[in-house]
RNA sequence: GUCCCUGUAGUUUAAUGGAUAAAACGAUUCCCUUCUAAGGAAUAAAUCGGGGUUCGAUUCCCUGCAGGGACA
Numbered sequence: 001g002u003c004c005c006u007g008u009a010g011u012u013u014a015a016u017g018g019a020u021a022a023a024a025c026g027a028u029u030c031c032c033u034u035c036u037a038a039g040g041a042a043u044a045a046a047u048c049g050g051g052g053u054u055c056g057a058u059u060c061c062c063u064g065c066a067g068g069g070a071c072a
Stems, first nucleotide, its partner, number of pairs: 001071007010025004018055001027043005048064005
C1' cells in the first nucleotide's frame, strides 16, 4: 500500500427491518445470617462517529475512526 473480518452495559454474548434494545457474570442498595460466604429482591448501566435508503435502522448502503487478519 491492497483486500477481508469485527465494533451493542464494566466484561462476555443476544436482538436476521417493527414491543420500552434482552440475558449471564460483575457493581450498588436492601432482606436473610451472630459475622462472612451462599441465597432472595430491587436499582443503575450500552448500539464507534457522520451521512444515506426506508413509514420505521442495532440490522441495509457510503464514508471516516479503532482493533484484528492475509498478501506485498